[in-house]
Predicted 3D model of RNase P RNA and transfer RNA as a complex of 449 nucleotides. Its mean pLDDT, the model's own confidence on a scale to 100, is 78. Rfam match: Bacterial RNase P class A. From the family's description: Ribonuclease P (RNase P) is a ubiquitous endoribonuclease, found in archaea, bacteria and eukarya as well as chloroplasts and mitochondria.

RNA sequence: UGAGCUGACCAGGCGGCCGCGCGCAGGGUUUCCUGUGCGAGGAACGUCCGGACUCCACAGGGCAGGGUGCUGGGUAACGCCCAGUCGAGGUGACUCGCAGGAAAGUGCCACAGAAAACAGACCGCCGCGUCGGCUCGCCUCUGGUGAGGCGGCGCGGUAAGGGUGAAACGGUGCGGUAAGAGCGCACCAGCGCUCCGGGCGACCGGAGCGGCUUGGUAAACCCCACCUGGAGCAAGGCAACGUAGGAGGGGGGCUGCCCGCCCAAAACCUUCCGGGUAUGCCGCUAGAGCGUGUCGGCAACGACUCGCCCAGAUGGAUGGUCGCCACCGCAGGCAAUGCCGCGGACAGAAUCCGGCGUAUCGGUCAGCUCACCAC
RNA sequence: GCCGGAGUGGCGCAGUCUGGUAGCGCAGACGACUUGUAAUCGUCAGGUCGUCGGUUCGAAUCCGACCUCCGGCU
Numbered sequence: 001u002g003a004g005c006u007g008a009c010c011a012g013g014c015g016g017c018c019g020c021g022c023g024c025a026g027g028g029u030u031u032c033c034u035g036u037g038c039g040a041g042g043a044a045c046g047u048c049c050g051g052a053c054u055c056c057a058c059a060g061g062g063c064a065g066g067g068u069g070c071u072g073g074g075u076a077a078c079g080c081c082c083a084g085u086c087g088a089g090g091u092g093a094c095u096c097g098c099a100g101g102a103a104a105g106u107g108c109c110a111c112a113g114a115a116a117a118c119a120g121a122c123c124g125c126c127g128c129g130u131c132g133g134c135u136c137g138c139c140u141c142u143g144g145u146g147a148g149g150c151g152g153c154g155c156g157g158u159a160a161g162g163g164u165g166a167a168a169c170g171g172u173g174c175g176g177u178a179a180g181a182g183c184g185c186a187c188c189a190g191c192g193c194u195c196c197g198g199g200c201g202a203c204c205g206g207a208g209c210g211g212c213u214u215g216g217u218a219a220a221c222c223c224c225a226c227c228u229g230g231a232g233c234a235a236g237g238c239a240a241c242g243u244a245g246g247a248g249g250g251g252g253g254c255u256g257c258c259c260g261c262c263c264a265a266a267a268c269c270u271u272c273c274g275g276g277u278a279u280g281c282c283g284c285u286a287g288a289g290c291g292u293g294u295c296g297g298c299a300a301c302g303a304c305u306c307g308c309c310c311a312g313a314u315g316g317a318u319g320g321u322c323g324c325c326a327c328c329g330c331a332g333g334c335a336a337u338g339c340c341g342c343g344g345a346c347a348g349a350a351u352c353c354g355g356c357g358u359a360u361c362g363g364u365c366a367g368c369u370c371a372c373c374a375c
Numbered sequence: 376g377c378c379g380g381a382g383u384g385g386c387g388c389a390g391u392c393u394g395g396u397a398g399c400g401c402a403g404a405c406g407a408c409u410u411g412u413a414a415u416c417g418u419c420a421g422g423u424c425g426u427c428g429g430u431u432c433g434a435a436u437c438c439g440a441c442c443u444c445c446g447g448c449u
Base pairs, nucleotide, nucleotide: 001371002370003369004368005367006366007365008364009363010362012325013324014323015322016321017320018319020039021038022037023036024035025034026033027032041346045357046356048355049354050353051352052351053232054231055230056229060259061258062257063256065228066227067226068225069224070084071083072082073081074080085099086097087096088095089094100223101222105221106220107217108216109215122162123161124158125157126156127155128154129153130152131151132150134148135147136146137145138144139143170188171187172186173185174184175183189213191210192209193208194207195206196205197204198203236282237281238280239279245273246272247271248270249269250268251263252262253261254260289308290307291306293304294303295302296301327344328343329342330341332340333339334338376448377447378446379445380444381443382442385401386400387399388398395432403419404418405417406416407415425441426440427439428438429437
């Protein structure tokens, strides 16, 4: 200098004018005026997980169902985070992984291929028997016999070779054999068992033995281990206003089923018809809160001290405009190292919190890797 | 706001649970029948299975993320 990897942060600034919501104070007394303070985000989004909170019995037993899935930690909890192990990718920094079990069982593996998982044998190779030609030799020569080789059929032995497929029942070599084969041996890969060493553990390293070899799929059923009650702030509660009930079905609630518990003889649930109301308040925002410092820990995170208060609307506020400055972009214009002009990302709270995922014009900082050049 | 469901030719649907050549009806094109049209018969064309990624030999189907549409709850 170029190309990258990882982490953290920002999301224009200042001022003037007009305007909006809430709190407080004062005035006015019917929702109005004045002053003052505060007033969107890193994702407020998607609603994919986990909790707080509320109600159902402050939540019970069993079955079913659902979820998670290497190890150890963190946390209120998690499918999240941190540190490691293993596997895959990359020259590397580093990244990615729903990463338990396939010799508990079941299912599936299309097409092609002989055969798709209990193994078996299409072509081929080899042996034996039999039949028919051919060549050569011999003899007692219209025939017989011996040897060689070919073809057909039958029985048997093989899995070296062929080709198919995503995947073919270890690989290479030597021996062995009628032909072959872990049939034997050597090396390599892989599996199981035992022992030693390291690690909390996943696992790693080493030695020995064994049978010689065991396909894939669990984001298929399933097995194992652990977790798991349901609904959701339109939860739920109070007040006010209004009201008119009728017909059918069912005892109701916790729940998909059984048990158990609670309520009760009227309510309640549900379908349809008809009528009324649709206002206010609480829940509601001070919290697993934010920031500084010290300590513990590799880290996630935790403990302590000090300081701070940081939106609460309810048709839903948080905006508009002007000026100056700064940054970036432009196949824009001109008298061109400049000036002018144009444009400035994704998106907006609605009970709250911790995560994940997705969208995002751009910019800043730190650490690290590779290549080249110079000293 | 909270919760649930669905995307397959032009239209309406099946296939997804249990992965293996994507099908049915209507509509369309051509031909036959008819003097001609309709009906009928025959042949044919038309599909990124909403999008992207993953698991698998193989995905409409299984898993995750996203997009669009629909419904319920005061």